The RNA shown here (small-subunit ribosomal RNA) has 1487 nucleotides and comes from an uncultured rumen bacterium. Rfam family: Bacterial small subunit ribosomal RNA. Model confidence (mean pLDDT): 84 of 100.
């Protein structure tokens, strides 16, 4: 940093996907080790179990436990002098030590910890600020005197299952009261008010207590400023704003309350809805921003849901208390107990998230004089590859390139120095031995982590890889397999038999204890554009104007400092980031140092913007004094036309269309001539001519009015631009009402067209179209270009002014409009270009991918129609714009062509033939398939061909190489079979070389396996040949220009021409493939060459009109001609005239055999039909191998209801028949052609001359011509079918050949719709020969014979070529493509209802609980001698009020029979709307 996707190809717009980064992750395949780190995102779901607050006996008054000391009761064993002595036990009371401890009292349970429900502000960030409170701490001072009274624990008595309570008594204090003192509060004062506590110690003294000042830190409170979408939420607000006094509060304050006022918020966005903790920071980014609050840190909120208030310094309290609720638990049913969003742990939810661990070593907190206790805070282990970060899975050497794999062109290549092997090494893993710092200023003590981290030694390569891709994007390819199947896929997009895209495998790439995937966030996207985009066609200018706000704003001159610039200072907590330096062996982590865009304070500067002032005329705006003009608006006025009505002339027929028809007309139309009456527009002038802001505005006159323009330069004195809301105006259509109504003409009749025809066309028609008022408010309301302003070459028209010059015609010069060209620039092009889309500036208004939609909900406007506003789910990859190239057009120009015309014969109708189709069949073997299949492959199916069928047979082969083994080949012949074939018999020994054993070619049988063999598949895997467009004139290419490209130019234009064939022009200059020409044949002539050709002489035999002609015949002469066939010649627009641009060429003429490519004829350009053939032959791949091969015998391609196409033959007298007589040319011949002669009607048949052919044969050519005849009929026309009876070929003529005689004598008398050849030796007509071929020809394929008619001309049909135009086509018009209908799936909208949530309001009730109130009750302290008071308490009440109900309502979501359009789906139904003049030009608007 970008890339792949729209198109044949290009740019451009523009969506849309990917390459990268992150992550509290998850899923899938795989897993060695260590460090740091990190772990319920969802059910603020529900909790079993333990554990998380407590601690102080140095406040106090018990109780207990030990001991000690006094003092008593007791009185054991043992000693006794029996008196007792002694004191063990046990046990009281007393003192006092130690421990323990429930309660009273103090401090702490407001900290630590979770967790984000709620919260758009009471909240949070960041800067302020004042009218506060404050335990403990720190500071500096004061004080602590004298009294009383109770209440627990405790005892005794009771309830209760329990929780626990009750109720009489006794007590203690640092618990509580009370007097006193008073700094200190309040008061203007005078005065009022107002505290304490002791504790331990032997004592110093120490902890502690009270009021207050001061400070620290903490906590309240206020203001600013910032902090998501919605406007389809536009007006909220009654304690609301505010003042007064008043209560309360720590304090301010409607924070309550009374009372007065009627205010406050609000488009700079209020009130409402949704979503949401919020920050430092974290991701991502060049930045700017965009997302985003997990761990760690500040705050803030909340603790089972709601409400309450109490204790206190501090709570409206997570492990505290009262009510109310739903839930769980226990109950003896009376009644109770509970809150893990604290550590773990459980169910449950979920893709998903650890141990019911250790330890107070350490850091920190709470009590406490300590000692100490408590701490799931924390410190650490455990569990997870979660996620960064470092490590290993070994090194070096190893070529015989092993074996095996996969690939092959079979040679080989690759895996691959990899691997063994061979020498090392020991990181890690294991096991042994040592073994920490963490522990503070100093001495002792204390280590959960932990024998951990480290250190040494040892053993041995040992313990240790995987996951993803590999068509392009994006690094990396082969092979089988599969067969639009199975799959792939982030986008384009692969997959239908040769898949680098699917699975495998083999190799490769990529990372790497990880790798892909998949959600999610930046990015890349400049695809919201501040940085940094636009709107004339691509999405985008609001139909048009006025204006409030707002936002910008001309000159000078002084002031101010709000914005601006500069310096200094505060602040941005700390982590964290970035940089430097450091510590853990690196890293990651972790320490230290330094660093800040912001806001505030403060000095400063004075351009520039503001602010207030002053003054100017240049911007704006009056005034004068001309001008123009369908610029509004009333009112009269005018002629032309239409059509009605009236009267006349007139008669049959108008009218209309493509033709037509309804229609009107004999009752007089149309047509004309005069009259009349009504409406409604106003021809010519009429112009890219004028006027207005747009819409718009068009006879003439008047009359009211607005704008504009030119000169003038008197007056004002920035008054100005633009303009969200908001007003006003706004074509046609449309609606109301009320008029009018000639023409026109929705709807509506008919008529006509068509498959249809609810259209177009025609004939009638209402509404409307017109006036008056009032609505509607939209148009392709367009210059698809918003207003304004200045700047930036020109040229050229035009409209109204103006000035100067000129006598005038006119010229210049300058405004203003309003065209066309065109320079810079711009643009994607295309255009645009002073009337800008160009270079600035100011405003508004729009647009962000294509559909769904300008639709659906709401709203708000309309009397409706409907108009503004205006999504969303789904769905696509593309939807678009300019230009290019082509291809199409029932676009347009030019051209050609037997393409029409013009002609001549045919087809189509018959009948038969012969090819399809179809049918049928065992099989009728397969291809061709508009032209460009169909007498086509096939230049000839009876077997054979043949490939098809039915049977019969063979299996290394009918055929080719190679091996081994026999054997000569090869001949004769039996059985048996439909034949192949099988099973015998019998004969026979060659060539070559030779060392004579033999060996060798070729044949022939056997045998085995290699393989042969296949008219099986695929012509949509191929070479080759071949058709067609088209023998049309076309098709590139080099350089150069041009254009951002695709791509143009050249090849266009102007002639010409059969031709891209020349000539001229030309930013083009040349070339190549095709045209021509060179080749073949004919046509003219010359020369060579004359045999078997040809002429001709003798002779001879003939026929004769006695000119002449035949045949034989001399191996007579000759080559003039004829002819053959070999080289020349000849044609070139050369030559004359005209025409043309003096070119190119065209006409006409001369000569000439032949004129303007002379006639033919091979030759077939770039490429087109996936366009024929795998059955000609070649050939991948696939399949079949006792068969899909081979080989036989018979049948089969020959059927036969039909339909089609080439064709013979005919239908007749331009004929037919009968007899006679002519005239050809190309060709073929020995398995051949056959003369002559007999024979037969004949087909032929016998016998045979000649001839491997310019010599002989095929070989009378036939129409023609001349005579007869028929006489217009189904015939003397036709010849089909049949029947009988021969002929030929053949191994054989059934199926199934041809030909001959007799006899038989069908259809058919000129062919509908419609169609085909031909332009001259052409058609048409006539027969000849040929290949194939035993036989078989109406087919092809050549020959001559005889031989025409017609071309006015391109207007139209067809096909082609240039050139332009449109286009939504590109598979390219056999194209694209609209809508309804039908199925299926998919989201959505209405909907009678119906379920829930969420919100205010009314009303009802109304816990707990503060405050107040209170008659009666209760009551230790204080007052009173007493009664009693004061104060208090309980009950009661009153105000709020949390949950409840009740009833209407808003919001908002589920689901709803039905229902409305939407979408999406290879081949459904109807029709053609659109694209081309789309076949009625398309769109908009409205009905």
């Nucleotide at each position: 940093a970008g890339a792949g996707u729209u198109u044949g190809a290009u740019c451009c717009u523009g969506g849309c996907u990917c390459a990268g980064g992150a992550u509290g992750a998850a899923c899938g395949c795989u897993g060695g080790c260590g460090g740091c780190g990190u772990g319920c995102u969802u059910a603020a779901c529900a909790c079993a179990u333990g554990c998380a607050a407590g601690u102080u006996g140095c406040g106090c008054g018990g109780g207990g436990a030990u001991c000690u000391g006094a003092u008593g009761a007791u009185g054991a064993g043992a000693c006794u002098u029996c008196g007792g002595u002694g004191g063990a036990u046990u046990u009281g009371u007393u003192a006092g030590a130690u421990c323990c401890u429930a309660g009273c009292g103090g401090c702490g349970g407001a900290c630590g910890g979770g967790u984000g429900a709620g919260u758009a502000a009471a909240g949070c960030a960041c800067a302020a600020g004042g009218a506060c409170g404050u335990g403990u701490c720190c500071g500096a001072g004061c004080g602590a005197g004298g009294g009383g009274g109770a209440c627990a624990a405790c005892u005794g008595c009771g309830g209760g299952a329990a929780a626990c309570c009750g109720u009489a008594g006794c007590u203690a204090a640092u618990a509580c009261c009370c007097c006193g003192u008073a700094a200190g509060c309040c008061g203007a004062g005078a005065g009022g008010u107002a505290a304490a506590a002791g504790c331990a110690g032997c004592a110093a003294u120490g902890c502690g207590c009270g009021a207050g000042c001061g400070g620290a830190g903490c906590g309240a409170c206020u203001u600013g400023u910032g902090u998501c979408c919605u406007a389809u939420c536009a007006g909220g607000u009654a304690g609301u704003u505010g003042g007064u006094g008043a209560g309360g509060c720590a304090a301010c304050g409607g924070c309550u309350c009374a009372c007065c006022a009627a205010g406050c918020c609000g488009a700079a966005g209020a009130c409402g809805g949704g979503c949401a903790g919020c920050c430092g920071g974290c991701c991502u980014g060049a930045g700017a921003g965009g997302g985003u609050g997990u761990c760690c840190g500040g705050c803030c909120a909340c603790a089972c849901u709601g409400g309450g208030a109490c204790u206190g310094a501090g709570a409206u309290a997570c492990g505290g208390c009262c009510c109310a609720g739903a839930c769980u638990c226990c109950u003896a049913c009376g009644g109770g107990a509970g809150g893990c969003a604290g550590c773990a742990g459980u169910g449950g939810g979920g893709a998903a998230u650890a141990u019911u661990g250790g330890g107070c070593a350490a850091u920190g907190g709470g009590a406490g004089a300590a000692a100490u206790c408590c701490u799931g805070a924390c410190c650490c282990a455990g569990c997870g590859a979660c996620g960064c970060c470092g490590c290993g899975u070994g090194a070096a050497u190893g070529a015989a390139g092993a074996a095996g794999g996969c690939c092959u062109u079979c040679g080989g290549g690759u895996c691959g120095u990899a691997a063994a092997g061979u020498u090392c090494u020991u990181u890690u893993a294991u096991g042994c031995g040592g073994g920490a710092a963490g522990a503070g200023g100093g001495a002792a003590g204390u280590g959960a982590c932990g024998g951990u981290a480290c250190c040494g030694c040892a053993u041995g390569a040992a313990u240790a890889a995987g996951c993803c891709c590999c068509g392009g994007c994006u690094a990396a390819c082969u092979a089988c397999g599969u067969g639009c199947c199975a799959g792939c896929a982030g986008c384009c997009g692969c997959g239908g038999u040769a898949a680098u895209a699917c699975g495998u495998a083999g190799g490769g790439g990529g990372c790497g204890a990880g790798c892909g995937u998949u959600g999610u966030c930046c990015g890349g996207a400049a695809u919201u554009a501040c940085u940094g985009g636009g709107c004339g066609u691509a999405a985008a200018g609001g139909g048009c104007a006025c204006g409030c706000a707002g936002g910008c704003g001309g000159u000078g001159c002084a002031u101010c400092a709000a914005g601006u610039c500069a310096g200094c200072u505060g602040u941005a907590a700390a982590a964290g980031g970035a940089u430097g330096c450091g510590g853990c062996u690196u890293a990651a982590c972790c320490g230290u140092a330094u660093u800040a865009u912001g806001c505030a304070g403060u000095u400063g500067a004075g351009a520039c913007u503001g602010a207030a002032g002053u003054a100017c005329u240049g911007g704006a705006g009056u005034g004068c004094u001309g001008g123009a003009g369908a610029g509004g608006c009333a009112a009269g006025u005018g002629g032309a036309a239409u059509u009605c009505c009236c009267a006349g002339u007139g008669u049959a027929g108008c009218g209309g269309u493509g033709a037509a028809a309804u229609g009107c007309g004999u009752a007089g139309a149309u047509a004309u001539u005069g009259g009349g009456a009504a409406g409604a527009a106003c021809a010519u002038c009429g112009g890219u001519g004028g006027c207005g802001a747009a819409g718009g505005c068009g006879a003439c006159u008047u009359g009211c009015u607005g704008g504009c323009c030119a000169g003038u330069a008197a007056c004002u004195g920035a008054c100005g631009c633009u303009g969200a809301g908001g007003u006003g105006c706004g074509a046609a259509a449309g609606c109301c009402a009320g008029g009018g109504u000639a023409g026109c003409a929705a709807a509506c009749g008919g008529g006509a067209u068509u498959a249809g025809a609810u259209a177009c066309c025609c004939c009638g028609g209402u509404a409307g179209u017109c006036c008056u008022g009032g609505c509607c408010g939209u148009a392709a309301a367009c210059g698809a270009u918003g207003a304004a302003u200045g700047c930036u070459a020109g040229g050229u028209g035009u409209g109204c002014g103006u000035g100067c010059a000129g006598a005038g015609a006119u010229g210049c010069a300058g405004g203003u409009g309003u065209g066309c060209c065109g320079c810079a620039g711009u643009u994607a092009a295309c255009g645009c270009g002073a009337u800008a889309a160009g270079c600035a500036u100011u405003c508004c208004g729009c647009c962000u991918g294509g559909g769904g939609a300008g639709u659906a909900c709401g709203c708000a406007c309309g009397c409706a129609a409907g108009u503004g506003u205006g999504a969303a789910a789904c769905u696509c990859a593309a939807a678009g714009g300019a230009a290019u190239u082509g291809a199409c057009g029932g676009g347009g120009a030019c051209c050609c062509g037997c393409a029409c015309a013009a002609g001549c014969g045919g087809u189509g109708g018959a009948a038969c033939a012969u090819g399809u189709g179809g049918u049928u069949u065992a099989a009728u073997u397969c291809g061709a398939a508009g032209c460009a299949a169909c007498g086509c492959g096939a230049a000839g199916a009876a077997c054979c061909u043949u490939a098809c069928c039915a049977g019969g047979g063979c299996u290394u082969g009918a055929c080719a190489u190679c091996u081994g083994a026999g054997g000569a080949a090869c001949c004769u012949u039996g059985a048996u079979g439909a034949a192949a074939g099988u099973c015998g018999a019998g004969g026979g020994u060659g060539c070559u070389c030779u060392u004579c054993g033999g060996a060798g070619a070729g044949c022939c049988u056997c045998a085995a396996g290699a393989c042969a063999g296949g008219u099986g598949g695929u012509g949509c895997a191929c070479g080759g040949u071949u058709g067609u467009c088209g023998u049309c004139a076309g098709c590139u290419c080099g350089u150069g220009u041009c254009g951002u490209g695709a791509g143009a130019u050249g090849u266009u234009g102007g002639g010409u021409u059969a031709a891209g064939u020349c000539c001229c022009a030309c930013a083009a200059c040349g070339a190549g493939c095709g045209c021509a020409a060179c080749c073949c044949u004919c046509g003219u002539u010359g020369u060579u060459a004359g045999u078997u050709g040809c002429a001709u002489g003798c002779a001879u035999c003939g026929g004769u009109a006695u000119a002449c002609u035949g045949g034989u015949g001399c191996a007579g002469u000759g080559c003039u001609c004829u002819c053959u066939a070999g080289c020349a010649u000849g044609a070139c627009u050369g030559c004359c005239g005209g025409u043309g641009a003096u070119a190119a060429a065209c006409c006409g003429g001369a000569g000439g055999a032949a004129g303007g490519u002379g006639g033919g004829g091979a030759c077939g350009a770039c490429g087109u039909c996936a366009a024929a053939u795998c059955a000609u032959c070649a050939u991948g791949c696939c399949c079949c191998u006792u068969a899909u091969g081979c080989u036989c015998u018979g049948g089969g391609c020959u059927a036969c209801a039909c339909a089609c196409g080439u064709g013979u033959u005919a239908c007749a007298a331009u004929g037919g028949u009968u007899g006679g007589u002519a005239c050809a040319a190309c060709g073929a011949g020995c398995c051949g052609c056959a003369a002559a002669c007999u024979c037969g009607c004949g087909a032929g048949a016998g016998c045979a001359a000649g001839c491997a052919a310019a010599u002989c044969u095929c070989u009378u050519a036939a129409a023609a011509c001349c005579a007869g005849c028929c006489u217009c009929a189904g015939u003397u026309c036709g010849g089909a079918u049949u029947g009988c009876a021969g002929u030929c070929u053949g191994c054989a003529a059934c199926u199934c050949g041809a030909c001959u005689g007799c006899a038989u004598g069908a259809a058919g008398u000129c062919g509908g719709a419609a169609u085909c050849g031909c332009u001259a030796g052409u058609a048409a007509a006539c027969g000849c020969a040929g290949a194939u071929c035993a036989g078989c020809a109406c087919g092809c394929u050549g020959c001559g014979u005889u031989g025409a008619a017609u071309a006015c001309g391109u207007u139209c049909c067809c096909g082609g070529g240039u050139c332009u135009u449109g286009u939504a086509c590109a598979c390219a018009c056999c194209g694209c493509c609209c809508g309804u209908c039908a199925c299926a799936c998919c989201a959505u909208g209405g909907a009678a209802g119906u379920c829930g949530a969420c919100c205010a309001c009314g009303c009802c009730c109304g816990a707990a609980g503060u405050a107040c109130g209170u008659g009666g009750g209760c009551u230790a302290a204080c007052c009173g001698u007493a009664a009693g008071g004061a104060a208090g308490c309980a009950g009661c009440g009153u105000c709020c009020u949390a949950a409840g109900g009740c009833a209407g309502g808003g919001u908002u979501g589920g689901u709803g029979a039905c229902u409305g359009g939407g979408g999406u789906g290879a081949a459904g139904u109807c029709g053609u709307a659109a694209c081309a003049a789309g076949g009625u030009a398309a769109c908009c608007g409205u009905a």